Background
A computed fold for a 73-nucleotide RNA from Candidatus Wolfebacteria bacterium CG_4_10_14_0_8_um_filter_37_11, annotated as transfer RNA. Its mean pLDDT, the model's own confidence on a scale to 100, is 81. The sequence is in RNAcentral, with records from ENA. It matches the Rfam family "tRNA". Rfam describes the family as follows. Transfer RNA (tRNA) molecules are approximately 80 nucleotides in length. Taxonomically the source falls in Candidatus Wolfeibacteriota (Bacteria, Bacteria candidate phyla).
RNA sequence: GGGCCUGUAGCUCAAUUGGUAGAGCGUUCGCAUGGCAUGCGAAAGGCAACGGGUUCGAAUCCCGUCAGGUCCA
Numbered sequence: 001g002g003g004c005c006u007g008u009a010g011c012u013c014a015a016u017u018g019g020u021a022g023a024g025c026g027u028u029c030g031c032a033u034g035g036c037a038u039g040c041g042a043a044a045g046g047c048a049a050c051g052g053g054u055u056c057g058a059a060u061c062c063c064g065u066c067a068g069g070u071c072c073a
Base pairs, nucleotide, nucleotide: 001072002071003070004069005068006067007066010025011024012023013022019056027043028042029041030040031039032038049065050064051063052062053061
């Protein structure tokens, strides 16, 4: 320098291939216990790496940039 893959909640990852973004763990609160562990219930938390484009509508499609991984030189 070139090809391919990835970027979504604090962490690990989903989302039936365009129509209101979810789970587990973690955090906070409540209940159960004399208390802890543990169990159950609830809540908070993300403008989707960044900038454009297409569309009535984009996490999803297109272009560019950045970062990481991998292969080739």